RNA sequence: AGAGUUUGAUUUUGGCUCAGGACGAACGCUGGCGGCGUGCCUAAUACAUGCAAGUCGAACGCUUCUUUUUCCACCGGAGCUUGCUCCACCGGAAAAAGAAGAGUGGCGAACGGGUGAGUAACACGUGGGUAACCUACCCUCAAGCGGGGGAUAACAUUUGGAAACAGGUGCUAAUACCGCAUAAUAUUAAUGAACUCAUGUUUAUUAAUUGAAAGGCGCUUUUGCGUCACUUGAGGAUGGACCCGCGGUGCAUUAGCUAGUUGGUGAGGUAACGGCUCACCAAGGCAACGAUGCAUAGCCGACCUGAGAGGGUGAUCGGCCACAUUGGGACUGAGACACGGCCCAAACUCCUACGGGAGGCAGCAGUAGGGAAUCUUCGGCAAUGGACGAAAGUCUGACCGAGCAACGCCGCGUGAGUGAAGAAGGUUUUCGGAUCGUAAAACUCUGUUGUUAGAGAAGAACAAGUGGGAGAGUAACUGUUCCCACCUUGACGGUAUCUAACCAGAAAGCCACGGCUAACUACGUGCCAGCAGCCGCGGUAAUACGUAGGUGGCAAGCGUUGUCCGGAUUUAUUGGGCGUAAAGCGAGCGCAGGCGGUUUCUUAAGUCUGAUGUGAAAGCCCUCGGCUCAACCGAGGAAGGUCAUUGGAAACUGGGGAACUUGGAUGCAGAAGAGGAGAGUGGAAUUCCAUGUGUAGCGGUGAAAUGCGUAGAUAUAUGGAGGAACACCAGUGGCGAAGGCGACUCUCUGGUCUGUAAUUGACGCUGAGGCUCGAAAGCGUGGGGAGCAAACAGGAUUAGAUACCCUGGUAGUCCACGCCCUAAACGAUGUCAACUGGUUGUUGGGUCUUCACUGACUCAGUAACGAAGCUAACGCGUGAAGUUGACCGCCUGGGGAGUACGGCCGCAAGGUUGAAACUCAAAGGAAUUGACGGGGACCCGCACAAGCGGUGGAUGAUGUGGUUUAAUUCGAUGCAACGCGAAAAACCUUACCCACCUUUGACAUGUAUGGAAUCCUUUAGAGAUAGAGGAGUGCUCGAAAGAGAGCCAUAACACAGGUGCUGCAUGGCUGUCGUCAGCUCGUGUCGUGAGAUGUUGGGUCAAGUCCCGCAACGAGCGCAACCCUUGCCAUUAGUUGCUACAUUUAGUUGGGCACUCUAAUGGGACUGCCGGUGACAAACCGGAGGAAGGUGGGGAUGACGUCAAGUCCUCAUGGCCCUUAUAGGUGGGGCUACACACGUCAUACAAUGGAUGGUACAAAGGGUCGCCAACCCGCGAGGGGGAGCCAAUCCCAUAAAGCCAUUCGUAGUCCGGAUCGCAGUCUGCAACUCGACUGCGUGAAGUCGGAAUCGCUAGUAAUCGUGGAUCAGAAUGUCACGGUGAAUACGUUCCCGGGUCUUGUACACACCGCCCGUCACACCAUGGGAGCGGGUUCUGCCAGAAGUAGUUAGCCUAACCGCAAGGAGGGCGAUUACCACGGCAGGGUUCGUGACUGGGAUGAAGUCGUAACAAGGUAACCA
Repeated sequence: AGAGUUUGAUUUUGGCUCAGGACGAACGCUGGCGGCGUGCCUAAUACAUGCAAGUCGAACGCUUCUUUUUCCACCGGAGCUUGCUCCACCGGAAAAAGAAGAGUGGCGAACGGGUGAGUAACACGUGGGUAACCUACCCUCAAGCGGGGGAUAACAUUUGGAAACAGGUGCUAAUACCGCAUAAUAUUAAUGAACUCAUGUUUAUUAAUUGAAAGGCGCUUUUGCGUCACUUGAGGAUGGACCCGCGGUGCAUUAGCUAGUUGGUGAGGUAACGGCUCACCAAGGCAACGAUGCAUAGCCGACCUGAGAGGGUGAUCGGCCACAUUGGGACUGAGACACGGCCCAAACUCCUACGGGAGGCAGCAGUAGGGAAUCUUCGGCAAUGGACGAAAGUCUGACCGAGCAACGCCGCGUGAGUGAAGAAGGUUUUCGGAUCGUAAAACUCUGUUGUUAGAGAAGAACAAGUGGGAGAGUAACUGUUCCCACCUUGACGGUAUCUAACCAGAAAGCCACGGCUAACUACGUGCCAGCAGCCGCGGUAAUACGUAGGUGGCAAGCGUUGUCCGGAUUUAUUGGGCGUAAAGCGAGCGCAGGCGGUUUCUUAAGUCUGAUGUGAAAGCCCUCGGCUCAACCGAGGAAGGUCAUUGGAAACUGGGGAACUUGGAUGCAGAAGAGGAGAGUGGAAUUCCAUGUGUAGCGGUGAAAUGCGUAGAUAUAUGGAGGAACACCAGUGGCGAAGGCGACUCUCUGGUCUGUAAUUGACGCUGAGGCUCGAAAGCGUGGGGAGCAAACAGGAUUAGAUACCCUGGUAGUCCACGCCCUAAACGAUGUCAACUGGUUGUUGGGUCUUCACUGACUCAGUAACGAAGCUAACGCGUGAAGUUGACCGCCUGGGGAGUACGGCCGCAAGGUUGAAACUCAAAGGAAUUGACGGGGACCCGCACAAGCGGUGGAUGAUGUGGUUUAAUUCGAUGCAACGCGAAAAACCUUACCCACCUUUGACAUGUAUGGAAUCCUUUAGAGAUAGAGGAGUGCUCGAAAGAGAGCCAUAACACAGGUGCUGCAUGGCUGUCGUCAGCUCGUGUCGUGAGAUGUUGGGUCAAGUCCCGCAACGAGCGCAACCCUUGCCAUUAGUUGCUACAUUUAGUUGGGCACUCUAAUGGGACUGCCGGUGACAAACCGGAGGAAGGUGGGGAUGACGUCAAGUCCUCAUGGCCCUUAUAGGUGGGGCUACACACGUCAUACAAUGGAUGGUACAAAGGGUCGCCAACCCGCGAGGGGGAGCCAAUCCCAUAAAGCCAUUCGUAGUCCGGAUCGCAGUCUGCAACUCGACUGCGUGAAGUCGGAAUCGCUAGUAAUCGUGGAUCAGAAUGUCACGGUGAAUACGUUCCCGGGUCUUGUACACACCGCCCGUCACACCAUGGGAGCGGGUUCUGCCAGAAGUAGUUAGCCUAACCGCAAGGAGGGCGAUUACCACGGCAGGGUUCGUGACUGGGAUGAAGUCGUAACAAGGUAACCA
């Protein structure tokens, strides 16, 4: 950094897709180790069990227990001094010390930990403010700590209750509670002074008010001291509260919202300001710079990505907020409206004796459920931190650790060296080899990791205690603070680490391999199974499916899926566009907004610059350091902003002042015009009416018909009526903002242009919303209505014709008024301004000039062409799509869809705004090459036309289809299959069918053994075959033995064999367009490119043949020529040929080679000559000469390519298939069938003929398994016979039509010959299926052929016979040969085919193309829908738990006052206000569902038509 994908190819637009990075991930396969991290994203679902908040006896009373000591009483033992001592035990009392329990009291429980439901908000971030505030514990300073009182829990007893718990009576303590004293810089009030930032702040004086625990502990017995508590005040620190500026989200198909609402006065309330609350007053407040509503969402530091700007995210860590089953509420407290507190309501769960109670894991583990998915009911307080405590210490699921999980990042390993017989084996193969591969084995080495054993940390600093020392203080001590020493404290863990020994031993997978994208082969499969991110792969040779081998990539992981960014400049600020690709509003006016001419002064909002503050830590970046490295961690630095405050600059923008004239406007003088509105007038034409003339048609069309007309039309003449439109002028002319405007006159009226420079002095440009205008059609009311004409009717056309064509015809078209508001409303080009070469035409002005509207210049329009430039190209080009500026509108793949829903407008029709689901990988623009066109131009061809003869009708032959069959073998199928392969099926051929046989085979090569080969006879059988017998030994070398070649047989194996499949795997060969004139290349040039040019153009030709011109110049394959044949001449040569001379029955013989002929070599024809035309060319026309004249006739010769054309059954061949058969042999049958259809031929239908008789003239071929003469026999086919001939010698072999005669006389015939019968001939092993021919007899259809269609342009058609190949025999086929021998061509309009140029195209498989809509079927998403169900929200009403506040007639009441009565105060109860849950009614909104229904999308070969693309057959399209 790009790549793939629209096309035949190109370029562009444009979407889709891929390669990268990331993750709290999941899934599949696999899995050795360690370090560091991370781990319910879903159900803020429900939770069993355990733990997560306690602590203090140095605040207090009590109960129990333990130990010690003392005392008392009793019992036992010992000593003995007999009443004393000692020991042990039991009981009681006291004291001390310690432990435990519940309780009173203090502090904590508001931290720590979890979660992200709610929240679009001062919730968060950032920066400020509080002169409007609070703050326990902590620190500093100052002052103080006096003197009293009454209760109560625990406890005891009792009552109720299942329990939870509750009540009564009695006792008791405090650092619990309550008065009193003391006190100000506290609080309140008043007065004064100073100051500030608006309210205010500070300070001075006076008055009033307010506090405490004589406590605990230690040391001392003192006048106490120390310390911890306590009270008051001031300050700090910390934490919080409130207010404000700015910032971060989607929808306008949410446009109006708001009554405590906005403000004021007063009061209440709060720590504090404030509608925070209340009373009264006013009517405000917010909103297009987006209020309100709905939806979604915790915010940030940061994280991911990106070059950046941005985009996405908000796990872990950190800051803030909110929440704790759901909703409401307060209490306590410094702090809560409180996760492990309370009260109430609701749902749920549990206990219950049914009366009542208990509970809240979004703490750590764990369970169920949900889910693709997320861990142990672990250890420890050793460290860090927290609560309490004086402390020891206790508590701490915070935390530190361990466990599980490849979930992520990082690191290590699975060995290293030598080793070619390139082993075995696998795979592949062209069978040679190649590859896995130095890979393995083998030998040597190492020991990271692993196993075993041993050693073994750092993390520990403390605190307390003991001892010592020092400082301050004291009258002194205890103590306190600091220092030193000793004493101990580790969950992890015998872990990290180190050492030794042992063995290469225990440790590699996953994905991919068609392109993108690194990496290829074999087999299997056969549009199946399957793959696929996109393009796409698979229908019998798949590098794309599956497997294997190999290879590539990554590696303890690898792939897949999901999500985000990137690539995507594909929302474009950086950094895009709008003529034709998506995109300029139909046009104007104009509020807001945006932008704005010249000069000067000022200001400092923007702007630029400096400083200060802040931007937490962590993270990113840089440097250094610590774990062996790294990940990770530590230290320092840097960076990060639309931030705040402040100093400065003044160019530019903005604000203010003063001026200017160029922008704009006005005035004055001229000018043109279908500009608009109204009124009036005019002529031509159509139609109608009346009348006259006049007669049979008119009208209409491709052709007709409907229609009109003898009741007099059409035509024509005159007169009249009425409506609409205004010929010529008329013009890429004019005017208007656009739509649009066209006879003439008048009235009213808008705008424009030119000149001038008098006035004003920036007054301007654009313009979201808004307003106005806005063709045609349409709507409403009322007129009008000639022509035209939707709908409609009829006639045609047609397969149909609800159309095109025709005849009619109503709305409408016209007018007035009112709506509608859309068009391909187009220059598909928004408005305004500036700048940038020209030429030509034209409209309206002006200036100068000229004899002359002559010429020059200039302004405003309107056209054509074009420099530069731009553009994807086409094209645009001073009237820009060029270069710039200002503002507005619009676009972001195609379809769905300008549709649905909602809103607004409308009488309606409808308009405007305007989606989504789903679906496709394209949809487009411009240009290119082809192909095509019922487009155009030119040209050619037996293409048509002009002719001749046929086919199509008949019979037969032959081939095909179809049918039949055991088989009717196979192939060929428009032209270009069908008398084709097949130049010849009775057997063979033969491939098919039936039957019978063979299995190394009918054929080839190799091995071994034997034998010569071969021939004859015979048996069985349909035959193949099987059996028996006999004869027989060759050639070469060698003396012989033997060997070799060849042949035969046997055996086994390699193999043979296949007319089996695939012509869509192929070679070769062939057909066809087409003997058409085309097809290309090199260099150059043009184009971004595909490509173009050349090859086009003007002529000409059979021809891309030639000439000329030309950004082309040359060249190649084709054309032509060279080749064969034929036509003329010459030379040479004459046998079997010929023969003029002679001769003969006869070229028979002699002679000869002149002629014919034969066959070899030459000549000849080249537009060479003349005339004309043409451009002085090429060439064409005519002529001469010539045997032949313009390629003389004919043939051979077939460019690049097309048709996946034909052929695997000629041959060759890849692959597949069969191998006692799909091979091979034999006999028989079939290919010859036959209701039928088609093609190609033969013969005819007759007199241009048939028949009979006579008679003439060819060419070219063939012949030894052959042609066969003469002669004889037979009616004949033929037979006999045997001469000649290996051929210019002999034979086939009489050519026929023709000619000369005769006959027939238009008929199913003396035409025609099918069919059938009989008798024969020939070939052949064999003519039954199934041959040809002969004779006699029989004598069918057929009387010239419908629609349609074929061949042929001269020695041709037509007609006549002859020969050959194949072949034993068997042509009406085919190939060849000659004989006789025409007609016609005006011409290129049309049909068919082809060529060149051009044009259109939505075609490229290329018109046999493409493609549209309904209907039918399947499936999908969606709209409507009587309704139904749910959520949410609003309004009104009812209701009112707990609680707080207010009130209080009832009841109760220790501390204070009072002698007492009683009071003050308090509590319970009641009640009022507020209010949660709940209820009723009615709206809004949203979701789900719904019989039926609307259109839409998709789907394999369904149905009907053919709308579009070519002039698409009626040009298409818009409203």